Background
Predicted 3D model of a 165-nucleotide RNA (FMN riboswitch aptamer (RFN element)).
[in-house]
RNA sequence: ACCAUACUUCGGGGUAGGGUGAAAUUCCCGACCGGCAGUAAAGCCUGCGAGUCCGACCAAAUUUUUAUGGCAAUGAUCGGAUUGAUGCGGUGAGAUUCCGCAGCCGACGGUAAGACGAUGGCCGCAUAUGCGGCAAGGUUCAAGUCCGGAUGAGAGGAGUUUUUU
Repeated sequence: ACCAUACUUCGGGGUAGGGUGAAAUUCCCGACCGGCAGUAAAGCCUGCGAGUCCGACCAAAUUUUUAUGGCAAUGAUCGGAUUGAUGCGGUGAGAUUCCGCAGCCGACGGUAAGACGAUGGCCGCAUAUGCGGCAAGGUUCAAGUCCGGAUGAGAGGAGUUUUUU
C1' cells in the first nucleotide's frame, strides 16, 4: 500500500407571492427542488437504487386432519418484468455533463371545488342523418413540493480492526 473478512458511521431536496372560490400548498399565473456509480463536472447519456407486479426456493402465524400431510397472511434470498424527461450554439484533445439560449420530466396510496362522461330522458333549432343546451348518472382522470408507508429501505461514500503479500 492492496485484497478478503468483520465492525462503526454517513447516506433526498423543494410551492415565495398572487388569482378564483364558502372551501385549494391539489385548479390558474408564477416560484422552488434534483439519490448513487461511471464519464470533461449530468434530474433528461450508460447503468444502479426505492416503489409495484410475476416466478423459484426456504421459513411460517392461521386453519384443517386420527396421523402423515395440506392450505396459507407474512418474511428472507435469488431471478425477471415495469419504471419520466434535451436540443441548438460556443470553448476545448475530450463535454447531450462546463458556458449561453430555449425546452422537458417527476413512482405508489390518501385528500380535492375541477375535467371527461357510456346509457337512456327533457328542451330548442332543423326537411332529415345532425347541432346546441339542461338535469340525473362513475367501476374514469387529477399533488415532484401536503399527508402516509418512512425514526423505513437502499445504490453507494468514509473510516477502523484482523489477516495475507